Model confidence (mean pLDDT): 84 of 100. Large-subunit ribosomal RNA, domain VI from a bacterium, 260 nucleotides, folded computationally. Rfam family: Bacterial large subunit ribosomal RNA.
Context: one part of a larger RNA
């Protein structure tokens, strides 16, 4: 910018990725071989490397999520804390992110072929796969599997919506987000759970402060699986997405002027 206005959903021209390579076991100690050895085909199982996606499991990290210690300064002492020391050090840890973890993937299939096997057969009364004609064959080609794909300017198709304004639809603006440098995509804007809080909870830590009881104290026991808790689930309109704005398509009637 174009595809004659828009939204969903599409088809597949053409274009990309995969195609890997053992070991066993069964047939069958069978064909084959004096024997020593030991298959073709077909089936089956399991790994190696490579490689897609995932986070239940095993692990990792999880810069302030819980707990413990240490020095020093500070909340006026006690106690409880708070700041600084590499995140002060130390034990653990959710979400996410992650491999070493966990699930899948190559086979199999179509037609057309090389090399090479053939069937029929002249020319050349014989012989020949080839000259007429017919058929078998590969990890290759081509399909078939997975992704992109209508700028495929040959711009393809289906539905629905809209067509002069009462106008589909989009943008701006906010809320955000397993999307992200920022566009951009994706969920949402009060006809509303889109983000926060506020309520439950999983899930982490690991038994909170105060208080009373026992000890001379240090400390222990009850209150107690108790307090705190970032990211998870679910519920809740308390907050803030208010209001306003911008962009837009072609028909069809009338009429006026040019032109043919």
């Nucleotide at each position: 910018c174009g595809u004659u206005g828009a939204u969903u959903c599409u088809u597949g021209a053409g274009g990309g990725g995969g195609c890997u390579c053992g070991u066993c076991c069964c047939u069958a100690g069978u064909a084959c071989g004096a024997g020593a050895g030991g298959a073709c085909c077909g089936g089956g199982a399991u790994g190696a490397a490579c490689u897609g996606a995932c986070c239940u499991c095993u692990g990792g990290u999880c810069u302030a999520c819980c707990u413990g210690c240490u020095g020093u300064c500070g909340c006026g002492c006690c106690a409880g804390c708070g700041g600084c020391a590499c995140c002060g050090c130390a034990g653990g840890g959710u979400a996410g992110c992650u491999a070493u973890g966990u699930c899948g993937g190559g086979u199999u299939u179509u037609g057309a072929u090389a090399a090479c096997c053939g069937c029929u057969g002249a020319a050349a009364g014989c012989a020949u796969c080839u000259a007429a004609g017919c058929g078998g064959g590969a990890a290759g080609c081509u399909u078939g599997c997975c992704c992109c794909a209508a700028g495929a300017u040959u711009a393809g198709g289906a539905a629905u919506c809209a067509u002069u304004a009462u106008g589909a639809g989009a943008c701006u603006c906010c809320u955000g987000g397993a999307a992200g440098a920022u566009g951009a995509c994706c969920a949402g804007g009060u006809u509303g759970a889109u983000a926060g809080g506020c309520c439950u909870u999983a899930g982490g830590u690991g038994u909170a402060c105060a208080u009373a009881c026992a000890g001379c104290a240090a400390u222990g026991u009850a209150u107690u699986g108790a307090g705190c808790c970032g990211a998870g689930a679910g519920g809740u309109a308390c907050u803030a997405a208010u209001a306003u704005g911008u962009c837009c398509a072609g028909u069809c009637u009338c009429u006026u002027g040019c032109g043919u």